[in-house]
Context: one part of a larger RNA
RNA sequence: UGGCGGGGGCCCGCACAAGCGGUGGAUCAUGUGGUUUAAUUCGAUGCAACGCGAAGAACCUUACCUGGGCUUGAACUGGCGGUAGUAGGAGCCCGAAAGGGUGACGACUCGUCAAGUCGAGAGCCGCCAGAGGUGCUGCAUGGCUGUCGUCAGCUCGUGCCGUGAGGUGUUGGGUUAAGUCCCGCAACGAGCGCAACCCCUAUCCGUAGUUGCCAGCGGUUCGGCCGGGCACUCUACGGAAACUGCCUGCGCAAGCAGUGAGGAAGGUGGGGAUGACGUCAAGUCAUCAUGGCCCUUACGUCCAGGGCUACACACGUGAUACAAUGGCUGCUACAAUGGGCGAAGGCGCAAGCCGGAGGUUAAUCCCCAAAAGCAGUCUCAGUUCAGAUCGGGGUCUGAAACUCGACCCCGUGAAGACGGAAUCGCUAGUAAUCGCGGAUCAGCAUGCCGCGGUGAAUACGUUCCCGGGCCUUGCACA
Numbered sequence: 001u002g003g004c005g006g007g008g009g010c011c012c013g014c015a016c017a018a019g020c021g022g023u024g025g026a027u028c029a030u031g032u033g034g035u036u037u038a039a040u041u042c043g044a045u046g047c048a049a050c051g052c053g054a055a056g057a058a059c060c061u062u063a064c065c066u067g068g069g070c071u072u073g074a075a076c077u078g079g080c081g082g083u084a085g086u087a088g089g090a091g092c093c094c095g096a097a098a099g100g101g102u103g104a105c106g107a108c109u110c111g112u113c114a115a116g117u118c119g120a121g122a123g124c125c126g127c128c129a130g131a132g133g134u135g136c137u138g139c140a141u142g143g144c145u146g147u148c149g150u151c152a153g154c155u156c157g158u159g160c161c162g163u164g165a166g167g168u169g170u171u172g173g174g175u176u177a178a179g180u181c182c183c184g185c186a187a188c189g190a191g192c193g194c195a196a197c198c199c200c201u202a203u204c205c206g207u208a209g210u211u212g213c214c215a216g217c218g219g220u221u222c223g224g225c226c227g228g229g230c231a232c233u234c235u236a237c238g239g240a241a242a243c244u245g246c247c248u249g250c251g252c253a254a255g256c257a258g259u260g261a262g263g264a265a266g267g268u269g270g271g272g273a274u275g276a277c278g279u280c281a282a283g284u285c286a287u288c289a290u291g292g293c294c295c296u297u298a299c300g301u302c303c304a305g306g307g308c309u310a311c312a313c314a315c316g317u318g319a320u321a322c323a324a325u326g327g328c329u330g331c332u333a334c335a336a337u338g339g340g341c342g343a344a345g346g347c348g349c350a351a352g353c354c355g356g357a358g359g360u361u362a363a364u365c366c367c368c369a370a371a372a373g374c375a376g377u378c379u380c381a382g383u384u385c386a387g388a389u390c391g392g393g394g395u396c397u398g399a400a401a402c403u404c405g406a407c408c409c410c411g412u413g414a415a416g417a418c419g420g421a422a423u424c425g426c427u428a429g430u431a432a433u434c435g436c437g438g439a440u441c442a443g444c445a446u447g448c449c450g451c452g453g454u455g456a457a458u459a460c461g462u463u464c465c466c467g468g469g470c471c472u473u474g475c476a477c478a
Base pairs, nucleotide, nucleotide: 001478002477003475004474005473007472008471009470010469011468012467013466015462016461019426020425021424022423023422026320027319028318029317030316031315032314033313034311035310042053043052064306065305066304067303068302069301070300077129078128079127080126081125082124083123088105091102092101093100094099108121109120110119111118132295133294135293136292137291141289142288143284144283145282146280148278153192154191155190156189157188158187159168160167161166172183173182174181198272199271200270201269203240204239205238206237207236208235209234212230217227218226219225243266246260247258248257249256250255322419326378327377328376329375330374331373338367339366340365341359345354346353347352385416390411391410392409393408394407395406396405432454433453434452435451436450437449438448
């Protein structure tokens, strides 16, 4: 100087407490451990691995296994030599394919020129140098990332102090979300962080009108449908607005408090992007790049089939339930983000099929709600709860759904009656609950990333648990 303490002081955080909903029990989905296997490819492993790399494993992917092939190779560069019926190649044979064999037909570019010769090239063949490797080492590395932590810290120049390591500044008194600011001080300044500048959202104004509107008029087969109009909603570009600016009280100040005023919004309004010096020899050689090592008729490469989907078990993350604030039936409203396809009509109980209008790179057409509401029924029962599992029949995608897809219909109806010890999330348009969209994608979503609808309870407080910041103290630690 740091680190540590079941030392002390001060202060934060859904850290506890207060509250709401879960997990741990059941069934299923998914990941992992284990076991099994010819193979169940590899990586990730306390927080910070385990719906993670996977934003899509039937083939492909694919790296694994079995079997069948190829070797200058599936792709690349260069050198030397050879090559006209050459390169290519319909057809045929073997084969699961890959590949192997045979093979009608049969070329191209440039130069030269005696017009079809010669030379060169491309292609092909042989040899060589090299290719190739998701083989090893993340403890040789770059790059990227997680984490402490959006925590408030980490440093430098000059000066001063100390023999020196180093200290001071950065400590102290206040204050703040903040090393934020004020006051003081052998310090005075500065940098990286904090904040602000950026984006979305909440209010208003301007500009603009193939979305919107009887707002005001006319027509109407009643639908902004038509004429017509940009007022409103909206869209998207620009601007205004919030700064403790004003008032009162406290205070030297910074600042704090208030049912204050005004205001759409008030004390960082809400959300995002943004992650200092560093820590964990943290993660990744399988995104990529790369040193070294290793393989080179194979650890390269092609193909078929299988596997990654196994199943006595164990754990994580989820979905659905155990019901009456509920199930079922009927009627009836109200979104946003996005995407690109397919409407009306007809057929089918349905998945879906036929159909093709109009719009078609779309504020124009389509995808397009559910919970809620109203009415009826069920009456506490393993039930009109719950839907696993299994049987049968179908639809769609795709060469192909056996291993191993999703969906629909009929039948079957299992466990489950609110979950031990323990444990997680959340402070407001949040939790809870309800549906919708998108990426990936032929097909496949309970996952992920977004969107809107309905919409709570509680916070006395900081003694305790966990993590963190500053000062101080002890130490047999560095």
The part of an RNA shown here (small-subunit ribosomal RNA, 3' major domain) has 478 nucleotides and comes from a Chlorobiota bacterium. Rfam family: Bacterial small subunit ribosomal RNA. Rfam links the family to the GO terms structural constituent of ribosome and ribosome. NCBI's taxonomy places the organism under Bacteria, Pseudomonadati, Chlorobiota. Model confidence (mean pLDDT): 84 of 100.